[in-house]
Context: one part of a larger RNA
C1' cells in the first nucleotide's frame, strides 16, 4: 500500500426561543400519587404546581394607567386583548455535547536487581624496568659532615598481559547487538577494579557538576486516580436528486489566523402611492482632467527702466560723475502648483416627469464570511522598482466547465439542464504534426530578421517610399588624355620661408580655355607629386539636405533549448486589400427533464455553472407494530447475466446455497465511509 469489520452533532432536561400540526380557548394544563384492567399498555381519579387574562413604580401605593414633577406641562414604560397544553422539526442554554489528539497540573502509591554517591565484609593485579630514604664496609674530619663502593627496596614512578577504559579509522544503521565488531589506542599498586549484604526516593535524592544519573524513561522517574482536563490549533465527518447562493468590508475588541453588532445569502410572513433598478428629457449642487495667472497665495527665466546698497574717481567735507557688480518695485516677454485659482468640463450624484423592467424594504427563523488575490483605469507611497504596499472605480478569479494563448486560476472569446456521427459563428486560425487558402493582387525584408516575451542610447553610403533644391545633349557626374602659366622666391620674418613654420593684407594684377599669391603629400631650404580651375573625349542622368519604412551593429549566465516542432525566403515572414473556409459546452435544428409564470388546460414563454451556506424531496439499512404475502416444487446470502429509474436504487431469470424472509401502511434509530501519520485483523 490493497481488503474486510468497526469509525464521529447523540441523548438528557415541569430550560429558552422560532416553526409546522392537533385539541381546548379567557383560559390552558395537570405533577407525584391511587383505582381498574392488561402481553405492551390503556382508562379513570388526582387542581398541588405553572403559563395567560393589567400595568406602572426604588417602594408606601395607585391602577386602564402609572412613575417624574409645583403642575391638569411635557416626556418614560403601558392601554386598543390570545392563550396553553401535547407532538415533530430549526436553533440556544446547562452537561464530555461532533470524533481523536497535547506539552502540562494536583494528588495516592511503586522503584537505588540498571545507574550515582555512601557503610560494612571480601577479592584480584602474568612478568620486566628503575632504583629514593635508611643500613655497613671503607675513605675523610678534631668531632660532624662529606666521598665511594655494596646493601637496601620506595614511587597517585617505567613497559606490558589479566582487568578496568573508549584515542582515530572502516564496518554495521529494517544491525549479529535498540550502542556492537576489527585494527590502532588509556590506566594497569592506586583519588585503582570488582563480588555480596545494606543505606540515600521525585522539586526529593546522588553528582571530582555532563542538568550528568535515579531500571533501554529525566531541565523533574514510573504506576493509579482528579479525568472524556482544558485546546480561540490541526486532521476527519460517511447515501441521492432539486431550487437560491454569498464573504474576505465597516466599529470594537489584553484584538488582529478568535469573537461581538452591522454589511453581503437563504428560508418564511406581511402591507404601501412601486419605493428598487435601467433609460430619455428637464432643473440643480460641485471645483476634479484641463486650463491659467497683470485674477490672488507662493515659486520663477530673459530684457527695459533703477529705490536702495557694494566698488572707482572727486574733495578739507561734501556735491558730483562713472560702474559688462548685486538689486526693491514697475513694464515687456516666457513659464510652474497636491495642501494658488479670474476660469472650468466629461462622467458620477440628487430631484420631477415618461417608458421598460420585477425588484426593493419591514418583521421573524438559520446560517457563512469578517487571510482575498490578478487585470485594466485615475492617484498616494516606494526609485512614475517589485509577482512591492494602500485606498477608490469597472471586470475576472476566488466559487466558472468550454475555445483560444505550445503548456498556464486571473489574458482574449464565452457563462456549462440532459441527448444527437446536423447547422452557423466569436477569438483565434487555414504547408505538415493539426480541422480549414501552398488563396488572389499591391508592396516591403535578405537580417532565418521574422515566424506570439520584452530590448535603449549611439553607431551606420543596407535598401525601399516621398519633399526641397542644385548641376545637365549650349553635354553635367565618375574616369581617362592635355593644360595648370606670368610678375614672384608677394611683403614681413629667418641661418633658410621660394604656394604649403610663422606673420601681413585692397590676397593684387597680367597671360588665358583655365590656373589660388594656393588644398594636400614632399624639401634643409629649392626640386618633385597632387588639389582646385580648364579644355578633349564619354554620352544621360549625377550631386546635397530633410521625413518616413523594414532591415543592421550595440546584444552577455550558467544540462542542448526563448517560431511549440518539422521547417518556410516574389515566403509558410512582415505591411496593406478581397473573397472563401475551419473553429467553443456561445446561437440554431430535433427529441427530452424540472420548476415558474401567462392563459384558452395543453399550450407557449422563461429559467435551470457554483463553494462556505440556507431551503426542498426522496433512496437504503436494523428493529418495532397492524393488514397481507413468499418459502425444502427450495429463504436469506453470494454468484453471472439481463431489464428499470434523473440518482440514492429496484427487478427478473440461471447457478450455488440449505432455513427462513418480506411488500404495503406507520412508528423508533448504535441508520449510509475514501480520506482522520484513523482503529483491528488479513494478504
Nucleotide at each position: 500500500g490493497c481488503c474486510u469489520a468497526c469509525g464521529a452533532g447523540u441523548u438528557a432536561c415541569u430550560c429558552u426561543u422560532c416553526u409546522c400540526u392537533g385539541g381546548c380557548a379567557a383560559g390552558g394544563u395537570u405533577a407525584a400519587g391511587u383505582g381498574u384492567u392488561u402481553a405492551a399498555g390503556a382508562c379513570a381519579c388526582g387542581g398541588a404546581u405553572c403559563c395567560g387574562a393589567a400595568g406602572c413604580g426604588a417602594a408606601a401605593g395607585c391602577g386602564a394607567g402609572u412613575c417624574u414633577g409645583a403642575a391638569u406641562a411635557g416626556g418614560g414604560c403601558g392601554u386598543a386583548u390570545a392563550g396553553u397544553c401535547a407532538g415533530g422539526g430549526g436553533a440556544g442554554g446547562u452537561a464530555g455535547a461532533c470524533g481523536c489528539g497535547a506539552a502540562a497540573c494536583c494528588u495516592u502509591g511503586u522503584g537505588a536487581u540498571c545507574u550515582a554517591c555512601c557503610c560494612a565484609u571480601g577479592g584480584a593485579c602474568a612478568g620486566g624496568u628503575u632504583g629514593a630514604a635508611g643500613g655497613u664496609g671503607c675513605g675523610g674530619u678534631a668531632a660532624c659532615a662529606c666521598g665511594u663502593a655494596c646493601u637496601g627496596g620506595a614511587g597517585g614512578a617505567c613497559c606490558g598481559a589479566a582487568c578496568c577504559g573508549a584515542u582515530a579509522a572502516a564496518c554495521g544503521u529494517u544491525g549479529a547487538a535498540a550502542a556492537g565488531u576489527u585494527u590502532c589506542c588509556g590506566g594497569a599498586u592506586g583519588a585503582u577494579c570488582u563480588g555480596u549484604g545494606g543505606g540515600u526516593a521525585g522539586g526529593g535524592g546522588u553528582g571530582a557538576a555532563a542538568g550528568g544519573c535515579u531500571a533501554a524513561u529525566c531541565a523533574a522517574a514510573c504506576u493509579g486516580g482528579g479525568a472524556a482536563a482544558u485546546a480561540g490549533c490541526u486532521c476527519g465527518u460517511a447515501c441521492u436528486c432539486c431550487c437560491c447562493g454569498a464573504a474576505a468590508u465597516g466599529u470594537u475588541u489584553u484584538u488582529a489566523g478568535g469573537a461581538a453588532c452591522a454589511g453581503c445569502g437563504u428560508c418564511g410572513u406581511g402591507g404601501u402611492g412601486a419605493a428598487g433598478u435601467u433609460a430619455a428629457c428637464u432643473a440643480g449642487a460641485g471645483g476634479u482632467a484641463g486650463a491659467g495667472c497683470u485674477a490672488c497665495u507662493g515659486a520663477u527665466u530673459g530684457g527695459g527702466u533703477g529705490c536702495g546698497g557694494g566698488g572707482g574717481a572727486g574733495u578739507c567735507a561734501a556735491a558730483u560723475c562713472c560702474u559688462a557688480c548685486c538689486a526693491a518695485a514697475u513694464c515687456c516677454a516666457g513659464a510652474c502648483a497636491a495642501a494658488c485659482u479670474c476660469c472650468g468640463a466629461a462622467u458620477g450624484c440628487u430631484a420631477u416627469u415618461u417608458a421598460a423592467u420585477a425588484u426593493a424594504c419591514a418583521c421573524g427563523g438559520c446560517a457563512g464570511u469578517g487571510a482575498g488575490g490578478c487585470g485594466c483605469g485615475g492617484g498616494g507611497u516606494g526609485c512614475u522598482a517589485a509577482g512591492g504596499u494602500c485606498a477608490c472605480g469597472c471586470g475576472c478569479c476566488g466559487a466558472g466547465a468550454g475555445g483560444g494563448a505550445a503548456a498556464g486560476a486571473a489574458c482574449c472569446c464565452a457563462g456549462a439542464c440532459c441527448a444527437u456521427c446536423a447547422g452557423c459563428u466569436a477569438a483565434g486560425g487555414u504547408c505538415c504534426c493539426c480541422a480549414a487558402g501552398u488563396u488572389a493582387c499591391a508592396g516591403u525584408u535578405a537580417a532565418g530578421u521574422u515566424g506570439a516575451a520584452c530590448u535603449a542610447a549611439c553607431g551606420a553610403g543596407g535598401u525601399c517610399c516621398g519633399a526641397u533644391u542644385g548641376c545637365a545633349u549650349a553635354g553635367a557626374c565618375a574616369g581617362c588624355u592635355a593644360g595648370g602659366a606670368u610678375g614672384u622666391u608677394g611683403g614681413c620674418u629667418u641661418g633658410g620661408a621660394a604656394g604649403c613654420a610663422g606673420c601681413c593684407a585692397u590676397u593684387c594684377a597680367u597671360u588665358u580655355a583655365a590656373a589660388g599669391a594656393g588644398u594636400g603629400c614632399g624639401u634643409a631650404a629649392c626640386a618633385g607629386c597632387u588639389c582646385a580651375c580648364u579644355a578633349g573625349u564619354c554620352g544621360a542622368g549625377c550631386g546635397a539636405u530633410c521625413g518616413g519604412g523594414c532591415a543592421u551593429g550595440g546584444a552577455u549566465a550558467a544540462u542542448a533549448a526563448a517560431c511549440g516542432g518539422g521547417c518556410a525566403u516574389u515566403a509558410a515572414a512582415c505591411u496593406g486589400u478581397a473573397c472563401a473556409c475551419c473553429g467553443a459546452a456561445g446561437c440554431u435544428a430535433u427529441g427530452g427533464g424540472u420548476a415558474a409564470u401567462a392563459u384558452u388546460a395543453a399550450u407557449a414563454u422563461u429559467a435551470c455553472g457554483g463553494u462556505a451556506g440556507g431551503g426542498g424531496a426522496g433512496c437504503a439499512u436494523u428493529c418495532c407494530a397492524g393488514c397481507g404475502g413468499c418459502a425444502g416444487c427450495g429463504a436469506a446470502g453470494c454468484u453471472a447475466u439481463g431489464a428499470c429509474g434523473u440518482a440514492a436504487g429496484u427487478u427478473g431469470u440461471g447457478g450455488u446455497g440449505g432455513a427462513g424472509c418480506u411488500u404495503c401502511u406507520g412508528g423508533a434509530a448504535a441508520a449510509g465511509c475514501a480520506a482522520a501519520u484513523g482503529u483491528a485483523g488479513g494478504c
A computed fold for a 683-nucleotide part of an RNA from Pedobacter panaciterrae, annotated as large-subunit ribosomal RNA, domain II. Its Rfam family is "Bacterial large subunit ribosomal RNA". Lineage of the source: Bacteria > Bacteroidota > Sphingobacteriia > Sphingobacteriales > Pedobacter. The sequence was found in a public genome assembly.